[in-house]
Context: one part of a larger RNA
RNA sequence: AGCGUAUGACGGAUGCCUUGGUUUACGGAAGCGAUGAAGGACGUGUUACUCUGCGAUAAGCUCAGACGAGCCGGGAAAAGGCUUUGACUCUGAGAUCUCCGAAUGGGAUAACCCAAUCCGCAAGGAUUAUCCCUAUCUGAAUACAUAGGAUAGGCGAAGCGAACGUGGGGAAGUGAAACAUCUCAGUACCCACAGGAAAAGACAUCAACCGAGAUUCCCCGAGUAGUGGCGAGCGAAAGGGGACCAGGCCAGUGGAGUGUUAAGUUAAAGUGAAAGUUGUUGGAAACCAACGCCAUAGUGGGUGAUAGCCCCGUACAUAGUGAUAACUUAACGCUUCCUUGAGUAGGGCGGGCCACGUGAAAGCCCGUUUGAAUAUGGGGGGACCAUCCUCCAAGCCUAAAUAUUACCGUAAGACCGAUAGUGAACGAGUACCGCGAGGGAAAGGUGAAAAGUACCCCGAACAGGGGGAUGAAAUAGAUCCUGAAAUCAUACGCUU
Numbered sequence: 001a002g003c004g005u006a007u008g009a010c011g012g013a014u015g016c017c018u019u020g021g022u023u024u025a026c027g028g029a030a031g032c033g034a035u036g037a038a039g040g041a042c043g044u045g046u047u048a049c050u051c052u053g054c055g056a057u058a059a060g061c062u063c064a065g066a067c068g069a070g071c072c073g074g075g076a077a078a079a080g081g082c083u084u085u086g087a088c089u090c091u092g093a094g095a096u097c098u099c100c101g102a103a104u105g106g107g108a109u110a111a112c113c114c115a116a117u118c119c120g121c122a123a124g125g126a127u128u129a130u131c132c133c134u135a136u137c138u139g140a141a142u143a144c145a146u147a148g149g150a151u152a153g154g155c156g157a158a159g160c161g162a163a164c165g166u167g168g169g170g171a172a173g174u175g176a177a178a179c180a181u182c183u184c185a186g187u188a189c190c191c192a193c194a195g196g197a198a199a200a201g202a203c204a205u206c207a208a209c210c211g212a213g214a215u216u217c218c219c220c221g222a223g224u225a226g227u228g229g230c231g232a233g234c235g236a237a238a239g240g241g242g243a244c245c246a247g248g249c250c251a252g253u254g255g256a257g258u259g260u261u262a263a264g265u266u267a268a269a270g271u272g273a274a275a276g277u278u279g280u281u282g283g284a285a286a287c288c289a290a291c292g293c294c295a296u297a298g299u300g301g302g303u304g305a306u307a308g309c310c311c312c313g314u315a316c317a318u319a320g321u322g323a324u325a326a327c328u329u330a331a332c333g334c335u336u337c338c339u340u341g342a343g344u345a346g347g348g349c350g351g352g353c354c355a356c357g358u359g360a361a362a363g364c365c366c367g368u369u370u371g372a373a374u375a376u377g378g379g380g381g382g383a384c385c386a387u388c389c390u391c392c393a394a395g396c397c398u399a400a401a402u403a404u405u406a407c408c409g410u411a412a413g414a415c416c417g418a419u420a421g422u423g424a425a426c427g428a429g430u431a432c433c434g435c436g437a438g439g440g441a442a443a444g445g446u447g448a449a450a451a452g453u454a455c456c457c458c459g460a461a462c463a464g465g466g467g468g469a470u471g472a473a474a475u476a477g478a479u480c481c482u483g484a485a486a487u488c489a490u491a492c493g494c495u496u
Base pairs, nucleotide, nucleotide: 001495002494003493004492005491006490007489008488009487015481016445017444020416021415022413023412024411025410026409027408028407029405030404031160032159039100040099041098042055043054044053046078049075050074051073061094062093063092064091065090066089070082071081072080105114106113107112115128116127117126118125119124130157131156132154133153134152135151136150137149138148164195165193166192167191168190169189175182179229205212206211216243217242218241219240220239226234227233247397248396249395250341254337255336256335257334258333259332260331261330262329263328264327265326266325267324270318271317272316276291277290278289279288292309293308294298300312301311302310346370347369348368349367350366351365352364353363356382377392378391379390380389381388432439433438452480455467456466457465458464
């Protein structure tokens, strides 16, 4: 030095576990905000830090209800207290609620600076942004007026929020095996606005000589008819079957919204809830053995190993009806909408949308320029004309079937089980990186119970260790379950 065996060290795979995730179903809710939101800063405890709660009344204050013996939130104790005169906890309703933030008295480098007016002895308190609407008072050039200004009133607006929605704008990578029309795609993205859904909607619609009868969504029709450098591609409708169904109004016996009154319905925290003992093994019984019992309850979780009958629960039953809230109906009041639709329909020119790229291109919409008729009328039936059929534009409202899930509840999974599952099972959008926009981790497990090693010894009043004690186990001793491999060490054996 190599090989082998043994014992350790290092390391953290594997197994087992789950506080966390993930997906789905059903139900709820679908908003919050000048009565100051979302989100924060700073405070607040007997408290140095952090999370949670709260706001100078600061882990809290008041009232009402429920509960009934413990409690003073977690990491995490100690000290000191509270509580059957009912604490703590839970539910409902109130009070307080610093500063920033739409932020709104003015300013500003967010959480800071500086005011004016009124009230008050003071400490201190209140008001003071802009726009809109209403009312009043003023008031130019300019006589009347108007613009403008001032004051008062307004539970008017603003800002935030995951997706879904409507509208206004609107790409490119790509495909066409290049590329320009075309495609990607009216997608991504930006903006505005709204609702719990939105939008659409009661035929100037289709159809075909038979007829249907608002809108929306699904299946078929159908990858059909078409469209298309007739390339790549794009791609209907009628009709049929389903889901859901609802029609109204234009001056009145109306629709929608809203207020008051009356009547009715529902709802919180909660409460009760059956039935098992003995023995064996063991540290521990729920395992095993024996003999029982309950079940409208043998879903589930916990308890020192696997429990229907030990605990929490569960099936089921039930209280609570107030001063609160929501909904429904009726009556009355208020607000708003609408009077049959002319610079409209149609034409020219230029565009856009229709599955339809200008085409034989109807239909719809916009810009520009023109411009009718008035039911004895007008639109449509894919150029256009006639016949025939059908409908009545240029006014308004409308539930359901449909879309979505930030949030809440219940339940489940041939979903994951710590390199997985969310980025995050842990003080995670943290630490850290970046001027910034932004990027973005690692990190779970002692034990049934801390019983977390009294006491002695070595050592530096260390670290660490040896005894000893606890424990079933300490090679479970704190980055502590199991403890693989690489790697390292020691001892022994063999070989060189």

This is a predicted structure of a 496-nucleotide part of an RNA (large-subunit ribosomal RNA, domain I) from an Alphaproteobacteria bacterium. Its Rfam family is "Bacterial large subunit ribosomal RNA".